A computed fold for a 395-nucleotide RNA from a soil metagenome, annotated as Bacterial RNase P class A.
RNA sequence: AGCGGGCCAAGUGAUCGCGGGAGGCCGACAUUUGUCGUCUUUCCGAGGAAAGUCCGGGCUCCACAGGACAGGGUGGUGGGUAACGCCCACCGGCUGCAAAGCCAGGGACAGUGCCACAGAAAGCAAACCGCCGAACGGCCGGCAGAUUUCAGACUCUGCCGGUGCGUGGUAAGGGUGAAACGGUGCGGUAAGAGCGCACCAGCGAGCCGGGUGACCGGUUCGGCUCGGUAAACCCCACCCGGAGCAAGGCCAAGCAGGGCGAAGCGGCGCUCUUCGGAGCGUCGCACGGACCGGUCCGGUCCGUUCGACGUCCGGGUAGGCUGCUUGAGGCGGCAAGCAAUUGCCGUCCUAGAGAAAUGAUCACUCCCGACAGAACCCGGCUUACCGGCCCGCUU
Numbered sequence: 001a002g003c004g005g006g007c008c009a010a011g012u013g014a015u016c017g018c019g020g021g022a023g024g025c026c027g028a029c030a031u032u033u034g035u036c037g038u039c040u041u042u043c044c045g046a047g048g049a050a051a052g053u054c055c056g057g058g059c060u061c062c063a064c065a066g067g068a069c070a071g072g073g074u075g076g077u078g079g080g081u082a083a084c085g086c087c088c089a090c091c092g093g094c095u096g097c098a099a100a101g102c103c104a105g106g107g108a109c110a111g112u113g114c115c116a117c118a119g120a121a122a123g124c125a126a127a128c129c130g131c132c133g134a135a136c137g138g139c140c141g142g143c144a145g146a147u148u149u150c151a152g153a154c155u156c157u158g159c160c161g162g163u164g165c166g167u168g169g170u171a172a173g174g175g176u177g178a179a180a181c182g183g184u185g186c187g188g189u190a191a192g193a194g195c196g197c198a199c200c201a202g203c204g205a206g207c208c209g210g211g212u213g214a215c216c217g218g219u220u221c222g223g224c225u226c227g228g229u230a231a232a233c234c235c236c237a238c239c240c241g242g243a244g245c246a247a248g249g250c251c252a253a254g255c256a257g258g259g260c261g262a263a264g265c266g267g268c269g270c271u272c273u274u275c276g277g278a279g280c281g282u283c284g285c286a287c288g289g290a291c292c293g294g295u296c297c298g299g300u301c302c303g304u305u306c307g308a309c310g311u312c313c314g315g316g317u318a319g320g321c322u323g324c325u326u327g328a329g330g331c332g333g334c335a336a337g338c339a340a341u342u343g344c345c346g347u348c349c350u351a352g353a354g355a356a357a358u359g360a361u362c363a364c365u366c367c368c369g370a371c372a373g374a375a376c377c378c379g380g381c382u383u384a385c386c387g388g389c390c391c392g393c394u395u
Stems, first nucleotide, its partner, number of pairs: 001394008010365007018045007026037004047371001051382002054380005059244004071240005076090005091105001092103004106235002111233002113229003128174002130170003135167003138163009182200006201225002203222008248322004257313005264285009286304007329348008366369001
């Protein structure tokens, strides 16, 4: 100068207060003994992330023959675990001098899609500059022959040379790009090219050795050298039922619903009528309740199966209780294991509210104090964070 891991999270004391547990005195209600209230004693009272609610599980209720499809997730190998997308160890690739870090790390000859700009061409074929002139044609020159002629010229045919104009050959070289169909050399060729050969690199197949395995090492053969991309569709393998403590359970005012409960008969009138009766009004007597009243008698009002009242029932609202914190728990030791982790023994109890408690004052000290507040519980991941301490390692 860095890399990896672990730990702390201002501290101490006093007083008062707040939430919860346990105990005591007194009082009230009820009386197996419990509930409530005042006072009082004692104990405990946020975090490494309590956060985001991203992943996995416990717990609870609902659903569920089996299989398939759809949908979602995961993706090297082996192990750990209740489980995981987490952790440990290893393998492979990339980065770094290194300690170490990072990787959604199955499949691109099953199929489809995409590859900006530039570039001829981005996937199966193609050629901008360049190179070539082998093959065909054109043009130029030379020679020979044919025709004709006294001879030459012209024309035609063939051969040779030139040109690089057209058809064409090429993928070495230049140029573009993140990426262009292996690299170097020799041969080869008109020029070239795995076209051939040697070596190197890659791929595939076979064999041998090591490893539980991913994989590693060696060797032989095949010119096989036809790009990349799947946190693109897709294919393959494996996993996944839904909802969540406002889950769920118990008790249960009031209102509404249902059952039961004391006391009715007669006359008259009116209306309706299916001509059996029904309803309403009124009168008499009887009965019940309330009031007046010291009591009886008596009086007034109301009622006599509607309603109200009483009582019971079921569901259940408000409300109360529970779920609730002892748990895949913390610490220490021993043992197994490289480790994650597991087993055994000992020891400790460390918030549990329900609109929600952790605050206030004073004193002292220091480096002057970050991010941040439990709400059913647990294992992870991720994110936020003033600073400080310790251990191991690299240069």
Its mean pLDDT, the model's own confidence on a scale to 100, is 75. Rfam family: Bacterial RNase P class A. Its family is annotated with dimeric ribonuclease P complex, ribonuclease P activity and tRNA processing in the Gene Ontology. The sequence is in RNAcentral, with records from MGnify.